Model confidence (mean pLDDT): 81 of 100. This is a predicted structure of a 1460-nucleotide RNA (small-subunit ribosomal RNA) from an uncultured bacterium. The sequence is in RNAcentral, with records from ENA, Greengenes and SILVA.
RNA sequence: AAUGAACGCUGGCGGCGUGCUUAACACAUGCAAGUCGAACGAGAAAGCCCUUCGGGAUGAGUACAGUGGCGAACGGGUGAGUAACACGUGAGUUAUCUGCCUUUUAGUGAAGGAUACCUUUGAGAAAUCGAAGUUAAUACUGCAUAAUCCCGAGAGGGGAAAGAUGGCCUCUUUGCUAUCGCUGAAAGAUGAGCUUGCGUCCUAUUAGCUAGUUGGUGGGGUAAAGGCCUACCAAGGCAGAGAUGGGUAGCCGGCCUGAGAGGGUGUACGGCCACAUUGGGACUGAGAUACGGCCCAGACUCCUACGGGAGGCAGCAGUGGGGAAUAUUGCGCAAUGGGGGAAACCCUGACGCAGCGACGCCGCGUGGAGGAAGAAGGUUUUCGGAUUGUAAACUCCUGUUAAGUGGGAAGAAAGAACGAGGAAUAAUACGCCUUGGAGAUGACGGUACCACUAGAGAAAGCACCGGCUAACUUCGUGCCAGCAGCCGCGGUAAUACGAAGGGUGCAAGCGUUAUUCGGAGUUACUGGGCGUAAAGAGCGUGUAGGCGGCUUGCUAAGUUAAUUGUUAAAGACCUUGGCUUAACUGAGGAAAGGCAAUUAAAACUGACGAGCUAGAGGGUAAGAGAGAGAAGUAGAAUUCUUGGAGUAGCGGUAAAAUGCGUAGAUCUCAAGAGGAAUACCGGUUGCGAAGGCAGCUUCUUGGCUUAUACCUGACGCUAAAGCGCGAAAGCGUGGGGAGCAAACAGGAUUAGAUACCCUGGUAGUCCACGCCGUAAACGAUGAUCACUGGACGUUGGUUCUGCUUAGCAGGAUCAGUGUCGAAGCUAACGCGUUAAGUGAUCCGCCUGGGGAGUACGGUCGCAAGACUAAAACUCAAAGAAAUUGACGGGGGUCCGCACAAGCGGUGGAACAUGUGGUUUAAUUCGACACUACGCGAGAAACCUUACCUAGGCUUGACAUGUAACUGCUACCGAUAGAAACAUUGGGUUCUGUAGAAAUACAGACGGUUACACAGGUGCUGCAUGGCUGUCGUCAGCUCGUGUCGUGAGAUGUUGGGUUAAGUCCUUUAACGAGCGCAACCCUUGCCUUCAGUUGCUACCCGAAAGGGAGCUACUCUGAAGGGACUGCCUGGGAAACCAGGAGGAAGGUGGGGAUGAUGUCAAGUCCUCAUGGCCCUUAUGCCUAGGGCUACACACGUGUUACAAUGGCGAAUACAAAGGGAAGCGAAGCCGCGAGGUGGAGCAAAUCCAAUAAAGUUCGUCUAAGUUCGGAUUGGAGUCUGCAAUUCGACUCCAUGAAGUUGAAAUCGCUAGUAAUCGCGUAUCAGAACGACGCGGUGAAUACGUUCUCGGACCUUGUACACACCGCCCGUCACACCAUGAGAGUCGUCGGCACCCGAAAUUGUUUUAGCUAACCUGCAAAGGAGGCGUACAAUGAAGGUGAAGGGGAUGAUUGGGGUG
Repeated sequence: AAUGAACGCUGGCGGCGUGCUUAACACAUGCAAGUCGAACGAGAAAGCCCUUCGGGAUGAGUACAGUGGCGAACGGGUGAGUAACACGUGAGUUAUCUGCCUUUUAGUGAAGGAUACCUUUGAGAAAUCGAAGUUAAUACUGCAUAAUCCCGAGAGGGGAAAGAUGGCCUCUUUGCUAUCGCUGAAAGAUGAGCUUGCGUCCUAUUAGCUAGUUGGUGGGGUAAAGGCCUACCAAGGCAGAGAUGGGUAGCCGGCCUGAGAGGGUGUACGGCCACAUUGGGACUGAGAUACGGCCCAGACUCCUACGGGAGGCAGCAGUGGGGAAUAUUGCGCAAUGGGGGAAACCCUGACGCAGCGACGCCGCGUGGAGGAAGAAGGUUUUCGGAUUGUAAACUCCUGUUAAGUGGGAAGAAAGAACGAGGAAUAAUACGCCUUGGAGAUGACGGUACCACUAGAGAAAGCACCGGCUAACUUCGUGCCAGCAGCCGCGGUAAUACGAAGGGUGCAAGCGUUAUUCGGAGUUACUGGGCGUAAAGAGCGUGUAGGCGGCUUGCUAAGUUAAUUGUUAAAGACCUUGGCUUAACUGAGGAAAGGCAAUUAAAACUGACGAGCUAGAGGGUAAGAGAGAGAAGUAGAAUUCUUGGAGUAGCGGUAAAAUGCGUAGAUCUCAAGAGGAAUACCGGUUGCGAAGGCAGCUUCUUGGCUUAUACCUGACGCUAAAGCGCGAAAGCGUGGGGAGCAAACAGGAUUAGAUACCCUGGUAGUCCACGCCGUAAACGAUGAUCACUGGACGUUGGUUCUGCUUAGCAGGAUCAGUGUCGAAGCUAACGCGUUAAGUGAUCCGCCUGGGGAGUACGGUCGCAAGACUAAAACUCAAAGAAAUUGACGGGGGUCCGCACAAGCGGUGGAACAUGUGGUUUAAUUCGACACUACGCGAGAAACCUUACCUAGGCUUGACAUGUAACUGCUACCGAUAGAAACAUUGGGUUCUGUAGAAAUACAGACGGUUACACAGGUGCUGCAUGGCUGUCGUCAGCUCGUGUCGUGAGAUGUUGGGUUAAGUCCUUUAACGAGCGCAACCCUUGCCUUCAGUUGCUACCCGAAAGGGAGCUACUCUGAAGGGACUGCCUGGGAAACCAGGAGGAAGGUGGGGAUGAUGUCAAGUCCUCAUGGCCCUUAUGCCUAGGGCUACACACGUGUUACAAUGGCGAAUACAAAGGGAAGCGAAGCCGCGAGGUGGAGCAAAUCCAAUAAAGUUCGUCUAAGUUCGGAUUGGAGUCUGCAAUUCGACUCCAUGAAGUUGAAAUCGCUAGUAAUCGCGUAUCAGAACGACGCGGUGAAUACGUUCUCGGACCUUGUACACACCGCCCGUCACACCAUGAGAGUCGUCGGCACCCGAAAUUGUUUUAGCUAACCUGCAAAGGAGGCGUACAAUGAAGGUGAAGGGGAUGAUUGGGGUG
């Protein structure tokens, strides 16, 4: 785009079309083929009229029926069958027929015998069938005549007919005449038969078919050729260009689609064919093997008196049934057409119309113009608005359709008949031609159309809105419900589900489903491919076939041109006309292509002929070779046997063990046996078609190459079918068997180990003969020919030149074999004269993945199996190449307390602290590998506090605003209570204005009430911002322009060096740039300058404390500078830079800190804060008391103290830094064993205080023990803080004195002022550190090095991963479902074969029951000829029997397959 459509929702009108696609299933009822009296005989009745009542006339020569003629073979239906001369197209028919029609011509004479109807009867239920009698014809039969008829060579023979009606004439016939008929002949037209070239579906898992088969002769038969039939003869005919068989199907004009070529289709209309309940058969006839005829057989239905009969809607309606689905038991012959008739006319379910159905196409309408308060309502909102929306309301109009009224005998009608005239005729008949007007004839239909009336009144839906694809929001739902054409939506913010609002598209329709074509270059003729995506046969040979070198002659098959015929009409196209327009339709025109014919051309192809040598082959001369087959032979090695010698192991492995060995192995020497394979040479060397081929020699033999140009003269290329070869394994028979070695055994390994490793070991491997016929049989690349730049190797020839000549070197050329590469090709990878380039020829093969190279069938095979080769079902992918990442028990390079080397710990104990778990009314919440767990928390007794229990409050503890009322609040009390709170007492508002005052108004500050709202540590960190952790202070992450690539992307950023560093240098299709690195910042280490109190002391006084003095001198403090930059030297290096050295306080980023790229982990946090959405609102908010966060069988993390002598205890004694201090630090002194108390000097601090630093040093003691170690736990007594110390603080004293004696597996930190060890301070804080953050004191050991562990960086490689290896993914098993194969069989079905039976019918034969009008003989009787019939024979449908076969359904069980 389309449809003979169907379904869902909806539905105003009209025109034109169209309507059982399924059950060729069964059919009630009615109708669908009759007509003619001008062929024939016979011939009513009702009614009406007359009547003498007997009847007559009319009806009426009508109806019914019959004989006869024509028609019924057309028209109408259907598509079952048919793969065929059925159809289409073109020829042929010298091989034919043709009623009615037209033309021409000749006739139409004279006879005869019957018969239906009818009458009388018989049988029967009926259908129907008989008997007797009578009668006619255009019915029937002879006779005559006859041709341009038929037969026959001819002679000759055969051989027809029918009249009717009208007119004239006549006494009647006869006759004449016209018309219609009839007969013969010839021709035409029409229709039909037959033959034939070409075209016409799928299947080879159908390869051979055929006996009347193919042909001939004779005969028969037919309208007609013909094996159409028959007898005989011959043995043919068809087939890979697909016979035969199977399946499916009516064919065409056309129709749909498509740019076309094509593909699909055959409804309606038209042509042809076939069929008419199934099968068979003939009759009649011009024509049938006959839809509404006959006979027979079968099935079915109906009637029946059971004896018999009847029927055929695939005609029009209609019924049942089937189905998703398809109409009225209508009107009319008015028109068109058909049959009959002389005609009137009759018949016509053909046809014309109407009815039903949006089934299709076409046309029209459902109103038009104005109208902003942008109404109300709806929806939404950022609350401002936006949108629905000029839409509505409202105002003014119009009047299609529908409705009503009226008109409309319009048009569709012209003929026939009638009248007039004319030609013709004897004619006034008839017929023909012309013409005329009056009247009649309409199913549709009171319809089309027209006019008028009223009136916007009666007339819009459907689908869609994630992308494809035009159109978006809100709510509901929460992987549910659902959607879905493909991709895919839905798991709490769904433009995808459902609804609403809005929008988009089409519109009396809109969607869905089904089907066809297109897109699809996705079967490729136009117009595809095969190295890796599906696809080159394992290789050769070769038949058919296809294709084929140069020259020339001839031909004209192909080819080309022109002309002619045909290709029906309709349709399509063009031009016009008619319906108001369109759809629809009338007329005219044109074209392409097909087939056939004629004429012409001769280039190309073909045929035929003659030549040629460039292809091909042969000859001659050389050459190389693991080419093939056979025979022989050689040495090395393994094993075995024998003998000698010799002793304890051998062997084997990562390590072992099994195994062998004292019965003498291994090792070694000698001899022998046997089998298999051929080291070195040896080489991307050679040969072969491929598989493949390797010691040496001989014999037989194939192919190849070079040279020459002697011969043949296209002999060629390719290659279905066929034939042959064909690794390994395997099979059969017979040998052989050393080594090796499936199976097997044992030993190991392992969770297991039916493996890898080891010890053994049988088939086999070897030979002969025969099978098998497959391999990643690979260059994953078919064969042949030609053409198209090169470079470097190598093998075998020929040849030239040079030289230092057994040779070497360099050229030329032919044939092989490799590497790299131009153009070109390719999706890319890659290929590239050995093509995957450019052309030519031929063959093979492919068409999404799986199912499946499987099943069934067939062929081959001894078997294993091979070859050929599907479908159901299922998925939306499977696949190729390349890219970026990630990953690897891949590679390379490098780094890090990563390992190693060391030091000290953890893991064991007790305690502290955090977490899990458990418990609980609550044990609030968060954090979970590294990157949670002394974390948020840098302080849980109350508070904090978020949790629990209980008691209370509800505009609220807190904010803003509005309105009304009110004047309080703060403060001081009392009562109940755990408090909050409740009740209650006292107590005075402030400012301004007015006013004497009371008071009024306004404001401020409060309170009460009401309303907006507050409030939430409620949920979602997977809706978010911000902040943070981690990889990681790792060296990376990117961009612009350019370039390369079809592209993803690459390059830059790689390479060579170097660095802590993508740091720098160099190279370079890259050149630059940004974020990171580094530096700039702070601190520390040295120096200088400036400054000098609270600091310092070179000076003085003093016992000391201190005082004086001095000072920028020193220390110190704190401000500004300097200093270090690979700057200098040596060596290396291209440079960057590296190594060493000097100087220097410091040397190669001096030490430390701050500083954290792009990103990753949906990492953490809604309980810091902020915030979307959701939720609560007398509660999930707020207040209060008490409790809890501190629980405790247990587990883990992080710490503290220890286990002791490098120590504990006691005594004495020395040296810091940094920080803090006013609700603070708090001195001296006094009291207390002590915590502490008292006290209150000094200090807002370089001044005072906490404040004695400790380890250290010196002396003493303890003496290896659960201790003078260790300090848990517990009892008692206290101190301090605080409203409060019970749950639940810290500290002190006395007493108690647990575990623990250095810690398994495992694991952590640290590279120098570091680890370890020692104390000091601070934040938080009323009080409460073993934690955290800082400070200084003492102060080590070790680093060979990068194999390994962990983490990271760069390059490279593989990948079937991309949620990225915590990935992906294979098979069994279990369960469910689906389709399918096998299956003892079973069931029905189909076609053929053989035989039996054999209806109707036809043909044949016949002395064969019977009957017999026409003709012949005969006076007659009778007979004859002939006919019917019977009998027999042949053929023959259905039926029966039998053996095979095809396909189908089903089947216990079973096989694999698919999906989950």